RNA sequence: GGGCCCGUAGCUCAGCUGGGAGAGCAUCCGGUUUGCAACCGGAAGGUCAUCGGUUCGAUCCCGAUCGGGUCCA
Numbered sequence: 001g002g003g004c005c006c007g008u009a010g011c012u013c014a015g016c017u018g019g020g021a022g023a024g025c026a027u028c029c030g031g032u033u034u035g036c037a038a039c040c041g042g043a044a045g046g047u048c049a050u051c052g053g054u055u056c057g058a059u060c061c062c063g064a065u066c067g068g069g070u071c072c073a
Base pairs, nucleotide, nucleotide: 001072002071003070004069005068006067007066010025011024012023013022019056027043028042029041030040031039049065050064051063052062053061
């Protein structure tokens, strides 16, 4: 320098042939308990890596850039 894959909540990840942004764990609150754990109910938490484009509408499609992994040189 080039090819391919990946980037979504604090962590691990899902997501949809373009239309509601989600799960588990963690955190907080409540219940249960003499208390803790476990269990049950609830809440908060997101510029979907960045910018631009296509579209009525983009996490999703297109381009560029950044970062990580891998292969080739």
Molecule: transfer RNA
Organism: Longimicrobiales bacterium